[in-house]
RNA sequence: AGAGUUUGAUCAUGGCUCAGGAUAAACGCUGGCGGCGUGCUUAACACAUGCAAGUCGAACGAAGUUUUUCUUUCGGGAGGAACUUAGUGGCGGACGGGUGAGUAACGCGUGGGUAACCUGCCCUGUACAGGGGGACAACAGCUGGAAACGGCUGCUAAUACCGCAUAAGCCCUUAGCACUGCAUGGUGCAUAGGGAAAAGGAGCAAUCCGGUACAGGAUGGACCCGCGUCUGAUUAGCCAGUUGGCAGGGUAACGGCCUACCAAAGCGACGAUCAGUAGCCGAUCUGAGAGGAUGUACGGCCACAUUGGGACUGAGACACGGCCAGACUCCUACGGGAGGCAGCAGUGGGGAAUAUUGCACAAUGGAGGAAACUCUGAUGCAGCGACGCCGCGUGAGUGAAGAAGUAUUUCGGUAUGUAAAGCUCUAUCAGCAGGGAAGAAAAUGACGGUACCUGACUAAGAAGCACCGGCUAACUACGUGCCAACAGCCGCGGUAAUACGUAGGUGGCAAGCGUUGUCCGGAAUUACUGGGUGUAAAGGGAGCGCAGGCGGGGAGGCAAGUCAGCGGUGAAAUACAUGGGCUUAACCCAUGAACUGCCGUUGAAACUGCUUUUCUUGAGUGAAGUAGAGGCAGGCGGAAUUCCGAGUGUAGCGGUGAAAUGCGUAGACAUUCGGAGGAACACCAGUGGCGAAGGCGGCCUGCUGGGCUUUUACUGACGCUGAGGCUCGAAAGUGUGGGGAGCAAACAGGAUUAGAUACCCUGGUAGUCCACACUGUAAACGAUGAUUGCUAGGUGUGGGAGGUCUGACCCCUUCUGUGCCGGAGUUAACACAAUAAGCAAUCCACCUGGGGAGUACGGCCGCAAGGUUGAAACUCAAAGGAAUUGACGGGGGCCCGCACAAGCAGUGGAGUAUGUGGUUUAAUUCGAAGCAACGCGAAGAACCUUACCAGGUCUUGACAUCCAACUAACGAAGCAGAGAUGCAUCAGGUGCCCUUCGGGGAAAGUUGAGACAGGUGGUGCAUGGUUGUCGUCAGCUCGUGUCGUGAGAUGUUGGGUUAAGUCCCGCAACGAGCGCAACCCUUGCCAUUAGUUGCUACGCAAGAGCACUCUAAUGGGACCGCUAUCGACAAGAUGGAGGAAGGUGGGGACGACGUCAAAUCAUCAUGCCCCUUAUGACCUGGGCUACACACGUACUACAAUGGCCGUUAACAGAGGGAAGCAAUACCGCGAGGAGGAGCAAACCCCUAAAAACGGUCUCAGUUCAGAUUGCAGGCUGCAACCCGCCUGCAUGAGGUCGGAAUUGCUAGUAAUCGCGGAUCAGCAUGCCGCGGUGAAUACGUUCCCGGGCCUUGUACACACCGCCCGUCACACCAUGAGAGCCGGUAAUACCCGAAGUCAGUAGUCUAACCGCAAGGAGGGCGCUGCCGAAGGUAGGAUUGGCGAUUGGGGUGAAGUCGUAACAAGGUA
Repeated sequence: AGAGUUUGAUCAUGGCUCAGGAUAAACGCUGGCGGCGUGCUUAACACAUGCAAGUCGAACGAAGUUUUUCUUUCGGGAGGAACUUAGUGGCGGACGGGUGAGUAACGCGUGGGUAACCUGCCCUGUACAGGGGGACAACAGCUGGAAACGGCUGCUAAUACCGCAUAAGCCCUUAGCACUGCAUGGUGCAUAGGGAAAAGGAGCAAUCCGGUACAGGAUGGACCCGCGUCUGAUUAGCCAGUUGGCAGGGUAACGGCCUACCAAAGCGACGAUCAGUAGCCGAUCUGAGAGGAUGUACGGCCACAUUGGGACUGAGACACGGCCAGACUCCUACGGGAGGCAGCAGUGGGGAAUAUUGCACAAUGGAGGAAACUCUGAUGCAGCGACGCCGCGUGAGUGAAGAAGUAUUUCGGUAUGUAAAGCUCUAUCAGCAGGGAAGAAAAUGACGGUACCUGACUAAGAAGCACCGGCUAACUACGUGCCAACAGCCGCGGUAAUACGUAGGUGGCAAGCGUUGUCCGGAAUUACUGGGUGUAAAGGGAGCGCAGGCGGGGAGGCAAGUCAGCGGUGAAAUACAUGGGCUUAACCCAUGAACUGCCGUUGAAACUGCUUUUCUUGAGUGAAGUAGAGGCAGGCGGAAUUCCGAGUGUAGCGGUGAAAUGCGUAGACAUUCGGAGGAACACCAGUGGCGAAGGCGGCCUGCUGGGCUUUUACUGACGCUGAGGCUCGAAAGUGUGGGGAGCAAACAGGAUUAGAUACCCUGGUAGUCCACACUGUAAACGAUGAUUGCUAGGUGUGGGAGGUCUGACCCCUUCUGUGCCGGAGUUAACACAAUAAGCAAUCCACCUGGGGAGUACGGCCGCAAGGUUGAAACUCAAAGGAAUUGACGGGGGCCCGCACAAGCAGUGGAGUAUGUGGUUUAAUUCGAAGCAACGCGAAGAACCUUACCAGGUCUUGACAUCCAACUAACGAAGCAGAGAUGCAUCAGGUGCCCUUCGGGGAAAGUUGAGACAGGUGGUGCAUGGUUGUCGUCAGCUCGUGUCGUGAGAUGUUGGGUUAAGUCCCGCAACGAGCGCAACCCUUGCCAUUAGUUGCUACGCAAGAGCACUCUAAUGGGACCGCUAUCGACAAGAUGGAGGAAGGUGGGGACGACGUCAAAUCAUCAUGCCCCUUAUGACCUGGGCUACACACGUACUACAAUGGCCGUUAACAGAGGGAAGCAAUACCGCGAGGAGGAGCAAACCCCUAAAAACGGUCUCAGUUCAGAUUGCAGGCUGCAACCCGCCUGCAUGAGGUCGGAAUUGCUAGUAAUCGCGGAUCAGCAUGCCGCGGUGAAUACGUUCCCGGGCCUUGUACACACCGCCCGUCACACCAUGAGAGCCGGUAAUACCCGAAGUCAGUAGUCUAACCGCAAGGAGGGCGCUGCCGAAGGUAGGAUUGGCGAUUGGGGUGAAGUCGUAACAAGGUA
């Protein structure tokens, strides 16, 4: 520090996800030791049991035990000492410890204030302590009660209680002086009157400990104030002691803190009130920082102690102690009582989850005490938990036969791996034994026989976890087969999974490792640092304007902001730095710096601010001009549509792609004249004008707003923006009243269509128009807020001014509008570019992934329609922008092709042949499937082939290799059987090489065992190879350079030309490659050479020859070369000459990058899977030949351009031939037979037909056509029944030129005629070839199909056979409404009114004081009143849960209906 993920790829936007750190954690697997920390985050839920606050006899009386002294009536009594105990009394129980429920608050933090306050114990100082009195506990007796706990009578002490005296100082009142403070006031001095104190104890004593009053200090508290302190406006108004005053009360003290009266204030958009959530901070985590999140442990503050209320005591409480009420629990004799672990342990419960009913007061600290001491679950320690951090170990060295095992393998090996074993060492930790601390200043040690040290001992006792597709370090095998599973995101799994599970191995961390949760980071993804708004989310529809924010030049002053110095504070701990202590570290200690803050004080005056003064350039006013569909009101005008009346006139009009509905003989349409009425204003008219926007268009008049130009004059910053607010605001819509010609939602009819609730047509109502109200929204758009300044130009246009000129034009300058092009700059790109989307400034508005949703609920507005404000649950990993390359378009342009057109012949109809589908079957083997499957694989299924079926057989096998043994290798005849095969038996026969003659070897056969063979079994979607197709279409690319952020572009586009990316020219391109063409074969002409089997200038043969024909080898020839014209002087084109051939001469071979997961596992090869007495092998028979039917491809026809018969001199080419082709002559009507000359072929054989000539038929189902069938034959073959071919005679079906549709062909072509070959025993209408005869037509490119190039649009990229929308149906999920039902919360009003303070009261009681007494003062109880918790009643408010039904929404491999959008998406 980044990475993955939207796309075919790219850039940018944008979300989601990951890598890091942390944790009071939990869970899974695993677990050796030690140190330091830490441990109920949930139920502030309920608690059994024990302990957690007592102490003092030196305050007091009493009792008891032990001991002792004295005394005695011998019962006892009086003392002393030590100890124990309840009670009175004192101090302490307000600290310490726990928890975080409440609290959004002066609660907390920080800094101040108190002249408005208090402070026990402690310290310092000053001054005192004289003299009296009356009680109550304990105790004793009686007595109530179950208990808790009391009651009555009597006795008694005090540092308990109460008067009196005294008063340094204090308090109150009276009237003063001085000093001082911001104010109220404060301090000091002095005057008069009044008031309030005390306690003793110990000691032989000294003395010590106490007591009272005052002053000061210290400590601790109380109150007040400035600033800071979460979210929500779908909470906007709140408040009645409320805000202030006066008087009083109350308090330690100020204060509506409380009461009475008076006034009507106070708070709030700088967010009151309400609702939700929350203890706050030092700090902790993270982060570069700024920030964000957190508040466990430790420390500070606050609050609370079962819930609520209230006071008492006290220095201090409204008290984790006592009173009342509520709930709950417990005891009970039913009358009544007791209780409060959020102290330490512990229990139940809740929960994913959190420890021992431990030891000690040894240390530190606290309470009491004079002290000894007592108490202390504070604290110090130990125990449990890998919960966290830190440290250590599980061994070290050597060791290659690279052991075994395991995994894998191409079977050779490779990996684990120096790893192990073995050998040599060591002993940290743990275990054993011995010694043994510091912590403790004299004594005292829970921890603890602990830390630590020493010794001996054995490599022994001590390694796991998750990961290994990318991100992200690390790979193989097997299993599984869209299953099971994985998954943080992308995604993986459908038979070869580095992604699932297991194993081996690698990489990672390590006593831990992973997972989950949470926080920060990455995220500049809320942007202060540090983002945006034309098209990605985002500029308000526009203006005016209050508050607010911001604001021109000069001068003076002040010092709030700002800056600087100094001072106070910013607790400690933490963090940082430097040292130190535990063996190290964690941990602990010390010092320093820091704590970025707040406050005070002293200065500075540039900037901001405030204030005074001044200026004119911003802004405004005046004056003179000027353009305009700016607005409002009134009036006027013509053209056109429609309607009405009349005339002329007659059969149609209208409408459409074509029609129909409609109108018209009752006279339409057309035409002429007249009239009515409403609406809109042609031409001018223009990216022209005006207006803030919406918007504004005939002419005239009136009223009126704004702009622009010029300008001396005036004011003197008066400005800009603008949350709320107010006003304006298209169309549609609403209300009331008018108006209504045309147009026209709804509606009706006609068409179209599968349907057509649409597009088209005919009608037609609201509405459109006017007036007055409302609505308040639009793609209200420049998708671009307003204002100001600055930053190259060029060129139009509207309005003004100035200059030149006599003047008009023209020209120049300038201001203000409105356009286009363009530089810098900006931008993701497109683009913007002085009218900025550039560079700066100010203010406002708005955005933060897509969907849900501009929806729901609530509020506000509206008559309604609706508008405005505006969520969440849930769901997805994208959605979206710009540009690129393709593909596609019922987009455009150019061009080509038997693509159409022009022609010829067909197919589709018939019969037959053949292939396919379907059906059938035991089997009808398998494959091929639009073009590019279907006379295809198959160049030939009777058996074989053959893969299929039935039956019969074999199991190392029909075939290959290896091993062992044997051998008569080979092989005839016999029997059974359908055969395979089996049985029986041997007749014949014995090979090659070496030899030491025993034998051995090679080859072959038989038998046996196992390795293995075998498979036309599966997968062509695991493959190689081969093939088809686009397409013989002209394309497909690369290097370097250039352009672009990039994908990419350029080149390859453009102008011509070509069959061609063929060539020329131009050009930021220059070159090159694969294709095209050419080179190759063949054919057409010629030459040369060579000639037998060929040829002959021969009557025949022989012979001779090689001129010709021919054969086959080498050359020549054609190149727009020549010429005319056109073209750009090019490429080239058109015509001509010459030439056998003319513009590629004809034909063939040859097939670029790629596409179709195209075809083939059944040609072959091959991975993997499957079968192994069978899915292998053999045999016989059957099947592949079936047959209601459908399709493809062919053949033969339908006839006279023909059929049949005859005649003869007819005339080819290319092939084939030895298990072959076969001649002449002979037999047969014929197929053929018999026979065999010749020929391994330029020698012999197979070997022509149509055509030509003559005759006949005469338009018919025929003398056409030949299917089918019968009979008789022939050939091949082991065998023609299923199931071959051919012949003769007889039979003589359908068919008379073929619907929709559709195919081939541009010249030696179509058409037509025959011939040959492969396969093959036989079988061709098929296939591959060959020659004979031999046409017609092409104007042309509008259209159909296919293709090429350029361009355009795109929401497509599996690429239009694409994408994609909505209803309906089904399942699930969350949510709104909902008659209502059930809870919670906070207040309000009223009722009741506990405890208790306060106030009143003489019903009752009454020790201290007064009084001679009666009595009084004072007090207690009681009663009454105000307030008052809980409780009750009531109506609303608010917030949850449930709810029949209902609404939409979301999600869900293959449901239904259509096809709305994306191309002109077929109606933009």
Predicted 3D model of a 1468-nucleotide RNA (small-subunit ribosomal RNA) from a metagenome. It matches the Rfam family "Bacterial small subunit ribosomal RNA". Gene Ontology terms of the family: structural constituent of ribosome and ribosome. The sequence is in RNAcentral, with records from SILVA.